[in-house]
RNA sequence: AUAGAUUAAAAGUUCGUCCGUAUAUCUUUGGUGAUAUGGUCCAAAAGUUUCUACCGGAUUGCCGUUAACAAUCCGACUACGGGAGUAUCUGUUUU
Repeated sequence: AUAGAUUAAAAGUUCGUCCGUAUAUCUUUGGUGAUAUGGUCCAAAAGUUUCUACCGGAUUGCCGUUAACAAUCCGACUACGGGAGUAUCUGUUUU
C1' cells in the first nucleotide's frame, strides 16, 4: 500500500497523511568580507495561472596568497488540486 473477516459509522467540515502542480529551497546584479585552520555577510531584481519562502548540513574539487569560487547529495516550508482514512485480526506486495 492492498485484499478479506468481524465490528463501528448519516453526511460534511477541521486536523493529519499520501500523491500531484508551483520552484529548480534555482538564477542574476550591486556591495561587503576572509585567504589553503579561508572561501563570509547585506540589499535588490527575476522566477510561480501563486500568498509566503528562497535556507541548513555533508562530501569533493579549485584557488600557491591572488580575487574569484565550483560540483554533487540530503532536508522542508508555503499556496492550490486530488485519493484514502472506525477499530482489531489475518493474508499479500513493497520498502
Description: A computed fold for a 95-nucleotide RNA from a marine sediment metagenome, annotated as Purine riboswitch aptamer. RNAcentral holds the sequence, with entries from MGnify. It matches the Rfam family "Purine riboswitch aptamer". About the family: Riboswitches are metabolite binding domains within certain messenger RNAs that serve as precision sensors for their corresponding targets. Allosteric rearrangement of mRNA structure is mediated by ligand binding, and this results in modulation of gene expression. A class of riboswitches that selectively recognises guanine and becomes saturated at concentrations as low as 5 nM. In Bacillus subtilis, this mRNA motif is located on at least five separate transcriptional units that together encode 17 genes that are mostly involved in purine transport and purine nucleotide biosynthesis. Of the family's consensus pairs, 95% are formed in the model.